[in-house]
This is a predicted structure of a 112-nucleotide RNA (Glycine riboswitch aptamer). It matches the Rfam family "Glycine riboswitch aptamer". Gene Ontology term of the family: glycine biosynthetic process.
This record gives sequence, structure tokens and C1' cells, in this order.
RNA sequence: UGAAUCCGCGCGGGAGAGUUCCCGGGAGCACGUCACCCGCACGUGUGCCCGGGGCGCCGAAGGAGCAAGUCCCUCCCUUGAAUCUCUCAGGCACCGUUACCGCGCGGGCGAG
Repeated sequence: UGAAUCCGCGCGGGAGAGUUCCCGGGAGCACGUCACCCGCACGUGUGCCCGGGGCGCCGAAGGAGCAAGUCCCUCCCUUGAAUCUCUCAGGCACCGUUACCGCGCGGGCGAG
């Protein structure tokens, strides 16, 4: 001087699965009733917001499990990956703690 690997940040690319059903609450709108001087209250419908529950589904935050191999005189044990499997958690229009890829910046290590 300084590659690759590693960590953090930013930008770009990048999926999947119910815009499901039910209940409760909130303000708004429309209509109706009472009143009819103002107004309050009640009921129905509608879309929005928040919360809860049920069933179904997804797998690319996270998490968990294991093969070959490794360890061992032998066996057990140990170690042992994921985009595989599980779905605990998470998610299921848009959104998005999105794996992974590319580029840039910074840090550390340090081959040559």
C1' cells in the first nucleotide's frame, strides 16, 4: 500500500398468502320517530378508524430441526448448512424490522 471474508448505514432491484367471517367501541353522513321555540335522545343503513375473536392460507424478518461429513479403537455422544422442513412468533390490497443480489460510504481483519 492493500484483495477476499465479516459488521453497520444509504440507494436500487426483489416475492408469497383472505382487500375472509363475526363481535364491540368512536366520531361523521342520510333517513325516520319524539319534540316541534332551541335542542337532546332513540332506531335503521352506509363507508372510515380502533380493539378483540374464529377458520383458512404464506414463507424471504427472527427462531427451531436435521443429511452427508467430522470427532471416536467400535457404538453412543460432539460438531454439522440452507432458498429444505416446522410454523413459536411474524405476515396475508397498498404499506411493510424482507431473505437474497448489485453499487457506494465507513469500520475491523489482513492475503499478496